[in-house]
RNA sequence: AGCUGUAAGAGGCAAAGCAGAGGCGACUCUGUGACGCAAAGCCACGGAUCUCGGGCUUGUAGGAUCGAGAGAGCCGGGCUGCCAGC
Numbered sequence: 001a002g003c004u005g006u007a008a009g010a011g012g013c014a015a016a017g018c019a020g021a022g023g024c025g026a027c028u029c030u031g032u033g034a035c036g037c038a039a040a041g042c043c044a045c046g047g048a049u050c051u052c053g054g055g056c057u058u059g060u061a062g063g064a065u066c067g068a069g070a071g072a073g074c075c076g077g078g079c080u081g082c083c084a085g086c
Base pairs, nucleotide, nucleotide: 002086003085004084005083012037013036017032018031019030020029021028022027035073041079042078043077045076046075047074049070050069051068052067053066054065056063057062
């Protein structure tokens, strides 16, 4: 430096739920709590998904589209990194 993650050590993160706070909302933050995670560390670059708003269409239920957002624990991609083995 590359590959791999069977076992171990030191540690790390924290799903759902619940409580409080913020947001129109998706959702976020804090606490609690652990379903899981070897990148469940970071980045919205591509796809998909979700939210709000606009006009269009319309069979009034939806559809695609534009704008602004959410999400990295959906799939790819990029950057960085612990331990062990080869």